Annotation
The RNA shown here (Bacterial small signal recognition particle RNA) has 99 nucleotides and comes from an Anaerolineae bacterium. Model confidence (mean pLDDT): 78 of 100. The source organism's lineage runs through Bacteria, Bacillati, Chloroflexota and Anaerolineae.

RNA sequence: AGCCGGGUCCUGCGCGGCAGGACUCCCGAACCGUGUCAGGACCGAGAGGUAGCAGCACUAAGGCGAUCACCCUGGGUGCCGCAGGGGUUCCCGGUUUGA
Numbered sequence: 001a002g003c004c005g006g007g008u009c010c011u012g013c014g015c016g017g018c019a020g021g022a023c024u025c026c027c028g029a030a031c032c033g034u035g036u037c038a039g040g041a042c043c044g045a046g047a048g049g050u051a052g053c054a055g056c057a058c059u060a061a062g063g064c065g066a067u068c069a070c071c072c073u074g075g076g077u078g079c080c081g082c083a084g085g086g087g088u089u090c091c092c093g094g095u096u097u098g099a
Base pairs, nucleotide, nucleotide: 001096002095003094004093005092006091007090009085010084011083012082013081014080015078016077018074019073020072021071024066025065026063027062033058034057035056036055041050042049043048
């Protein structure tokens, strides 16, 4: 100096990881949610019925918090993998030739 292979570059796929969301749990409505409605009120001759406060239960909006896995989203996440495309410069290895 040449040649070959690989890396550095780009793209795609995959894996792990990080963050957020969703799911689940918990709390959560004086009245303007539901159910059950003590007491009382009303209608009725009566039987009975009507509406329905408090309380209780279930939840909505929402909320401090908890949360392995599964699901969704995202990246200048990773001295990760595979494939393809590129390949000026730089790096590594092998080989050939010359000094």